[in-house]
C1' cells in the first nucleotide's frame, strides 16, 4: 500500500455433520463474495446474534456463539513513493 511476481485464504449459496436445538452458530465436501494479514491468539476492550427466564415491557440473570463488524497482541510475502 502503488505496480508486479510467487502464492495464501474462502462470503453468499447446496450437501452432510455436531450442539437441549431443526437456534445463532461450529466441522467436512462442493463454492467464489471479497480480503495485504479474511494468517495465529484474544469474546475479562467494545459491539452484535441465538436460546431461556425475571419483570413494573423497559432492562437484568443464565446458557450459547459470533475474530469475514471494529480494536488489542503476535508472527508474515513483495517492496514505489
Nucleotide at each position: 500500500g502503488a505496480a508486479a511476481a510467487g502464492g495464501g485464504c474462502a462470503a453468499a449459496c447446496c450437501c452432510g455433520u455436531c450442539c437441549u436445538a431443526c437456534a445463532a452458530g461450529g466441522c467436512g465436501g462442493g463454492g467464489a463474495c471479497g480480503c495485504a494479514a479474511a494468517g495465529c491468539c484474544u469474546a475479562u476492550g467494545g459491539g452484535c446474534c441465538u436460546c431461556u427466564u425475571a419483570u413494573g415491557u423497559a432492562u437484568g440473570g443464565g446458557a450459547g456463539g459470533u475474530a469475514g463488524c471494529c480494536g488489542g497482541g503476535u508472527u508474515g510475502c513483495c517492496g514505489a513513493a
A computed fold for an 81-nucleotide RNA from uncultured Rubrobacter sp., annotated as c-di-GMP-I riboswitch aptamer. Its Rfam family is "c-di-GMP-I riboswitch aptamer". Its family is annotated with cyclic-di-GMP binding in the Gene Ontology. The source organism's lineage runs through Bacteria, Bacillati, Rubrobacteria, Rubrobacterales and Rubrobacter. The sequence is in RNAcentral, with records from MGnify. The prediction has a mean pLDDT of 87.